A computed fold for a 349-nucleotide part of an RNA from an uncultured bacterium, annotated as small-subunit ribosomal RNA, central domain. Model confidence (mean pLDDT): 87 of 100.

[in-house]
Context: one part of a larger RNA
RNA sequence: CUGGGUGUAAAGGGAGCGCAGGCGGGAAGACAAGUUGGAAGUGAAAUCUAUGGGCUCAACCCAUAAACUGCUUUCAAAACUGUUUUUCUUGAGUAGUGCAGAGGUAAGUGGAAUUCCUAGUGUAGCGGUGAAAUGCGUAGAUAUUAGGAGGAACACCAGUGGCGAAGGCGGCUUACUGGACUGUAACUGACGUUGAGGCUCGAAAGCGUGGGGAGCAAACAGGAUUAGAUACCCUGGUAGUCCACGCCGUAAACGAUGAUUACUAGGUGUUGGUGGGUAUGACCCAUCGGUGCCGCAGCAAACGCAAUAAGUAAUCCACCUGGGGAGUACGUUCGCAAGAAUGAAACUC
Repeated sequence: CUGGGUGUAAAGGGAGCGCAGGCGGGAAGACAAGUUGGAAGUGAAAUCUAUGGGCUCAACCCAUAAACUGCUUUCAAAACUGUUUUUCUUGAGUAGUGCAGAGGUAAGUGGAAUUCCUAGUGUAGCGGUGAAAUGCGUAGAUAUUAGGAGGAACACCAGUGGCGAAGGCGGCUUACUGGACUGUAACUGACGUUGAGGCUCGAAAGCGUGGGGAGCAAACAGGAUUAGAUACCCUGGUAGUCCACGCCGUAAACGAUGAUUACUAGGUGUUGGUGGGUAUGACCCAUCGGUGCCGCAGCAAACGCAAUAAGUAAUCCACCUGGGGAGUACGUUCGCAAGAAUGAAACUC
């Protein structure tokens, strides 16, 4: 390489869009590039293979045949692939109908709570723990009442509920805006699928500039614990967490399960539509789209998966090939940096 694989043994890219490329629905015609068949030429000799022969045998040598699976030219075929013409509607899309939603962006706004400030009441404790202490408090704390400030997060509703490609999204209102789904079948007529490179998005932490800073809280300080305690516990507390703009580009970015399509018993929840029935707050049947559980066949090393497949098939991409060394070194690209991406070998078991 081939082959075999990728939920958990090594292995699915974090996610999307998409150029090239690969693959691609039904019917009719044309061409004949691939394809198939025939013929001709060529395919050196030696080697290889078969048969026979020669050295006493063998190695070795000789002869004949076969083979050289290829290439070129030519004649034909037209099923399949391809190219092209015409056409179709079921794939795909558009239109108009209806509909659910924490989908996104921006602005505004609400109540509870924590903290702080001011004032009142009030007096000796509060706080904290396994127990304590550090800490706060007679300069009046804690508690309680009233008023004010400010920041952040949105209890109940809330649900293996919903939406989003993933990351993710949750008070309320408004504006702008993306996508899905149902059903109609008017329009286009294969316009599809996948997608190396590429581009875009991408939690948290981190970085730059400027704001903001209530609570929480790396670092740090103190008190405990302990043999020690650079921890777990406690009292404090700065970056950070928040906002704007710009970087970073990684996660157990997980369903540890790539995308798309078709097919393959059932049962039972839930969610969004539609159609029908009916005894109409309801209920029943059918159907399409999601989201769960159980389960047959089948698959699987087992665990388990099982129409949301890890089953049966097809197309395309990504990735794996013993452990360590090592996601390291070197080089290159990107980055302000942190670092990220790509990614070995010696050696060793």